[in-house]
Context: one part of a larger RNA
RNA sequence: GGAUGAACGCUGGCGGCGUGCCUUAGGUAUGCAAGUCGAGCGUCUUUACAAAGAGCUUGCUCUUUGUAAGGUAGCGGCAGACGGGUGAGUAACGCGUAGGAAUCUACCCUUUGGUGGGGGAUAGCCUCGAGAAAUCGAGGGUAAUCCCGACAUAAGCUCCGAUUUAUCGGAGGAAAGGACUUUGCGGUCCGCCGAAGGAGGAGCCUGCGUCCUAUCAGCUAGUUGGUGAGGUAAUGGCUCACCAAGGCUAUGACGGGUAGGGGGCGUGAGAGCGUGAUCCCCCACAAUGGCACUGAGACACGGGCCAUACACCUACGGGUGGCAGCAACUAGGAAUAUUGCGCAAUGGGCGAAAGCCUGACGCAGCGACGCCGCGUGCGGGAUGAAGGCCUUUGGGUUGUAAACCGCUGUUGCAGGGGAAGAAGCUCCGAUUUAUCGGAGUUGACGGUACCCUGCCAGAAAGCACCUGCUAACUACGUGCCAGCAGCAGCGGUAACACGUAGGGUGCGAGCGUUAUCC
Numbered sequence: 001g002g003a004u005g006a007a008c009g010c011u012g013g014c015g016g017c018g019u020g021c022c023u024u025a026g027g028u029a030u031g032c033a034a035g036u037c038g039a040g041c042g043u044c045u046u047u048a049c050a051a052a053g054a055g056c057u058u059g060c061u062c063u064u065u066g067u068a069a070g071g072u073a074g075c076g077g078c079a080g081a082c083g084g085g086u087g088a089g090u091a092a093c094g095c096g097u098a099g100g101a102a103u104c105u106a107c108c109c110u111u112u113g114g115u116g117g118g119g120g121a122u123a124g125c126c127u128c129g130a131g132a133a134a135u136c137g138a139g140g141g142u143a144a145u146c147c148c149g150a151c152a153u154a155a156g157c158u159c160c161g162a163u164u165u166a167u168c169g170g171a172g173g174a175a176a177g178g179a180c181u182u183u184g185c186g187g188u189c190c191g192c193c194g195a196a197g198g199a200g201g202a203g204c205c206u207g208c209g210u211c212c213u214a215u216c217a218g219c220u221a222g223u224u225g226g227u228g229a230g231g232u233a234a235u236g237g238c239u240c241a242c243c244a245a246g247g248c249u250a251u252g253a254c255g256g257g258u259a260g261g262g263g264g265c266g267u268g269a270g271a272g273c274g275u276g277a278u279c280c281c282c283c284a285c286a287a288u289g290g291c292a293c294u295g296a297g298a299c300a301c302g303g304g305c306c307a308u309a310c311a312c313c314u315a316c317g318g319g320u321g322g323c324a325g326c327a328a329c330u331a332g333g334a335a336u337a338u339u340g341c342g343c344a345a346u347g348g349g350c351g352a353a354a355g356c357c358u359g360a361c362g363c364a365g366c367g368a369c370g371c372c373g374c375g376u377g378c379g380g381g382a383u384g385a386a387g388g389c390c391u392u393u394g395g396g397u398u399g400u401a402a403a404c405c406g407c408u409g410u411u412g413c414a415g416g417g418g419a420a421g422a423a424g425c426u427c428c429g430a431u432u433u434a435u436c437g438g439a440g441u442u443g444a445c446g447g448u449a450c451c452c453u454g455c456c457a458g459a460a461a462g463c464a465c466c467u468g469c470u471a472a473c474u475a476c477g478u479g480c481c482a483g484c485a486g487c488a489g490c491g492g493u494a495a496c497a498c499g500u501a502g503g504g505u506g507c508g509a510g511c512g513u514u515a516u517c518c
Stems, first nucleotide, its partner, number of pairs: 001518004006514005013374006019367002021332001026330003030327003035078003040075002044071012085285003094210007103202003108198008116151001118148003125140006157172006177190005211257003218248003223245008260282004264275004287308005310321004338364001340363003346360001347358004377407004387398004412455006421445001424441007462507005467488003473502005483490002
């Protein structure tokens, strides 16, 4: 000199863009953060209409059936493995980079072949019962895109055998329907099943690289290898039985300490050194420890079970919970924000769609925390006014500075106008079913940005320093005191070094100090 997720002191006008618990991976009141599908299913229920019946006050009520629209819970499907948070652990194939073979892959795309015929259970519901509650038990009965098959069928799939290895034979293995439309056969769309390929994703292995410490020198029995078996989607001591005695190590094993890694970021001419906030990729974690279930995918933050600690409810028998999601509270700390608005956009989940959900996200709020931009006026104005300070008492300086005159209106205040960000979606018509045309409609931010008009120089300057390094000096006070100080050092009666004032220098909505890095 540069830099910072900064803090502290003094000061503080505006805007844009960023950014904001670095400490206790301490504890949390409250609200929200993952749902959706009725075009998979059966019920229940609301409203409207129609029909029939009954009551009857003759135009109302009730019941049943049908149609249409909607709603709660349940079964079922898909999604809750993404998105969001944090950095505790981890010195490791964790990450980075370059490769590899023994693998899986829901949704999506391409190709191909099918979707036949049967059966069963259960929730909801009803009737009982237990319990303070959470919830649970028994019986009855019901549907499906729920479940089942020595039912059917099938290939280029799987297994076995043979072979001339482009083949043959045998065995095995599947499915689910729904909406619209049609007089009907049927048609369209969305699904379902088998097979092959792709894309994207994921698992595994290897070479190289990846902090400090030798005041850590030896470490290792599933240890190293083999055979066989089990297990996995898959290789493998991954696990097990047996056999062998190996394997690693001064090119630092083993141990200890520290730490998420990278793209990047800071600095530097570079080499390098330091660092890993925000954004992106990967990893790990979800009160602590362990475990599996479901599933294409988890050993699963807002799923489950067990143990532990903590907290809460309780009728004392027993239950409930997990903010390292967004806000917020408390504690800690030098220190870090709103219990905001909206799904309008982008993206995601579900759905045929309309749409619903989305603290992702888009915005707004707070903080000079950072960067950038703008302003606090501009021109004229000498009797160099007054006042202050200094003085050799002549004067000098503050100083064109002020007053005063003229101008402007960035900004501010007031009034008026007023966006882009909107693509879509709905209806109608046409159509070659790809789409096209017309009409309507959708904005949190926000009456914001921006534009126009009017008014006033009016509301808007500080901070540090002035002995040398280092730009900038005098006076008074103090008297080794009070104090200053980055280093040298200053202060003991004329201190340019302390304190105050005047003046000056530097930077400027900031300026200094502290901490850390180069």

Small-subunit ribosomal RNA, 5' domain from a Patescibacteria group bacterium, 518 nucleotides, folded computationally. Model confidence (mean pLDDT): 82 of 100. It matches the Rfam family "Bacterial small subunit ribosomal RNA".